Context: one part of a larger RNA
Molecule: small-subunit ribosomal RNA, central domain
Organism: uncultured prokaryote
């Protein structure tokens, strides 16, 4: 180690894979190792519980039964539950045919815009704010035209629209490539769910190496504001922000809701595929599946609220919780270049 719980009070691992393990569909049949029944044996005394006795009473003591909920050997039961054979197809899986998608990853290509660079028009001004100033500009800026350079990001389309395990994915095309989802079946026959340790994937900002650098911009700089202004506004800018490889492994990684199965009323939208009716029709109408949104019934919650995408009603399985601070802190371990991550206390105090 019980008991209670985990959207918002403390509490769901950031997500998958998948090992030990725990659990597992229906029918038959053997064995009988869990079961559960009889017997037999044991289960020292003493304690304890009954009922008598003995000390004046109790407390003690003494006798008697009774328990000693066990374990052992024997027969027997065969419904569960595990074993071993045999059989099944609904659970999962395979095969076919479809069609939808910002899943993934490679190379390539576009066209608007900032920015720069030439050249051509043109002149005093521009920029910026609450007002301004710093800043740019007569060595000709801004505006305007044409040409060129170069990076990053892809307006409309776009939608509680898709997709993907989560992070997250949005220009076009091509080529590699994942998983769903519908419909069909004569296929395998429980192959099945979860999953301690393990493995992998992971926004961001951060590192290491070499590239790259238009634009934003931590830092820092100036220039306003202020009482002050290591800030909010303004002007400038460097790391970075892009790329390729290697590291970090964390988040309000939220739906703050683990994963799988089965059950329990409706209503109404959207997206993918279907089947009836029907038709000139891709329309309307009815209807299945599978995903995504709102509302609401019974039920559940302290309550907000959830309600077949459950927080209802139950079964497996795994994480995690135990009053606030100290504290996600020491210490040790361990991982990491480093920054720090895992794990994780105590004294003390309320």
């Nucleotide at each position: 180690u019980u008991g209670g719980g985990c959207g918002u009070a403390a509490a769901g691992g950031g997500c998958g894979c998948g090992u030990a393990g725990g659990c597992g569909g229906c029918c038959u049949g053997g064995a009988a190792a869990g079961u559960c029944a009889a017997a037999g044996g044991u289960g020292a005394a003493a304690u304890c519980c009954c009922u008598c006795g003995g000390c004046c009473u109790a407390a003690c003591c003494g006798a008697g039964g009774a328990a000693c909920u066990g374990c052992c050997u024997u027969u027997g039961a065969a419904a569960c539950u595990g074993u071993c054979a045999g059989g099944c197809u609904u659970g999962a899986g395979g095969c076919c045919g479809g069609g939808a998608g910002a899943g993934g990853g490679u190379a390539g290509u576009g066209g608007a815009a900032u920015u720069c660079c030439u050249a051509g028009u043109g002149u005093a001004g521009c920029g910026g704010u609450g007002a301004a100033a710093u800043g740019c500009g007569u060595a000709g800026a801004u505006a305007u035209u044409a040409g060129g350079a170069g990076g990053a990001a892809c307006a409309c389309c776009a939608g509680u629209g898709g997709c993907g395990a989560a992070g997250g994915c949005g220009a076009c095309u091509a080529c590699c490539u994942g998983g769903a989802c519908c419909g069909g079946u004569a296929c395998u026959g429980a192959c099945g769910c979860u999953g301690a340790g393990g493995c992998g994937c992971g926004a961001a900002a951060g590192c290491g190496u070499g590239g790259g650098g238009a634009g934003c911009a931590a830092a820092c700089a100036g220039g306003a504001u202020u009482a002050g202004a290591u800030a909010c506004c303004c002007u400038g800018g460097u790391a970075g922000u892009c790329c390729a490889c290697g590291c970090c492994g964390u988040a309000a990684a939220c739906g703050a809701u683990g994963g799988g199965a089965a059950c329990u009323c409706g209503g109404u939208g959207c997206a993918g595929c279907g089947g009836g009716u029907a038709u000139u029709g891709a329309c309307c109408c009815c209807u299945g599946c599978u995903g995504u949104g709102c509302c609401u019934u019974a039920g559940c919650u302290a309550a907000c609220g959830c309600g077949u995408u459950a927080a209802g009603u139950u079964c497996c399985c795994c994480g995690c919780c135990u009053g606030g601070g100290g504290a996600g802190u020491a210490c040790g371990g361990u991982c990491g270049c480093a920054a720090g991550g895992c794990u994780g206390a105590a004294a003390c105090u309320c």